A computed fold for a 71-nucleotide RNA from a bacterium, annotated as transfer RNA. It matches the Rfam family "tRNA". The sequence was found in a public genome assembly.
RNA sequence: GGGCCCGUAGUAUAGCGGUAACACAUCACUAUGGCAUAGUGAGGUCAGGGGUUCGACUCCCCUCGGGUCCA
Numbered sequence: 001g002g003g004c005c006c007g008u009a010g011u012a013u014a015g016c017g018g019u020a021a022c023a024c025a026u027c028a029c030u031a032u033g034g035c036a037u038a039g040u041g042a043g044g045u046c047a048g049g050g051g052u053u054c055g056a057c058u059c060c061c062c063u064c065g066g067g068u069c070c071a
Base pairs, nucleotide, nucleotide: 001070002069003068004067005066006065007064010024011023013021018054026042027041028040029039030038031037047063048062049061050060051059
């Protein structure tokens, strides 16, 4: 320098055009004399920018970051 793959909550992952989700974690409440544990509820997320579309996590382009292969 070139090719390919990936980027979603604090962590690990679903979702492939129409509401952003599950688990663990965090916070609050309840149960207990207290802890552990359990139950109920809440907050928090699409790497950045642009385009297509009535509508984009999803399709296209660029940039950034990570991985891998070639040189």